[in-house]
Molecule: transfer RNA
Organism: Cylindrotheca closterium
RNA sequence: GCAGAGGUGGUGUAGUUGGUUAUCACGUGGCUUUCACACAGCCAAGGUCGGGGGUUCGAAUCCCCCCUUCUGUA
Numbered sequence: 001g002c003a004g005a006g007g008u009g010g011u012g013u014a015g016u017u018g019g020u021u022a023u024c025a026c027g028u029g030g031c032u033u034u035c036a037c038a039c040a041g042c043c044a045a046g047g048u049c050g051g052g053g054g055u056u057c058g059a060a061u062c063c064c065c066c067c068u069u070c071u072g073u074a
Base pairs, nucleotide, nucleotide: 001073002072003071004070005069006068007067010026011025012024019057028044029043030042031041032040050066051065052064053063054062
């Protein structure tokens, strides 16, 4: 250089033929429980989906450009 696969809360992930409130787990905070801690149960906060633009009534999802990570290849 070329080809391919990724980027989604603090971390790891689901979401696939576009459809209205973006999923789950861990973590964080609160409450219950305990003399206390841990475990367990319940609740809550936290994302404008890598950046920009376009298509559409509507985009994490489709198109274009860019950034970045990984893999393969010369």